[in-house]
RNA sequence: GCCGGGGUAGUGUAGCUGGUGCGCACGCAUGUCUGAAAAACAUGAAGAUCCGGUUCGAUUCCGGACCCCGGCA
Numbered sequence: 001g002c003c004g005g006g007g008u009a010g011u012g013u014a015g016c017u018g019g020u021g022c023g024c025a026c027g028c029a030u031g032u033c034u035g036a037a038a039a040a041c042a043u044g045a046a047g048a049u050c051c052g053g054u055u056c057g058a059u060u061c062c063g064g065a066c067c068c069c070g071g072c073a
Base pairs, nucleotide, nucleotide: 001072002071003070004069005068006067007066010026011025012024013023019056028044029043030042031041032040049065050064051063052062053061
């Protein structure tokens, strides 16, 4: 340099043929329980890398940028 895959809560990830409130686990906060913790249970906060395009509507489609992984040279 070329090709392919990926970027979604603090972390790891699922989903998507464009449309309701983006799901799960761990973590975090609050409450119940306890003498106090842990565990368990209940509730809650927190999310689509960035820029542009298409569209009534984009996490999803298209283009570019950046970053990560693999392959070729």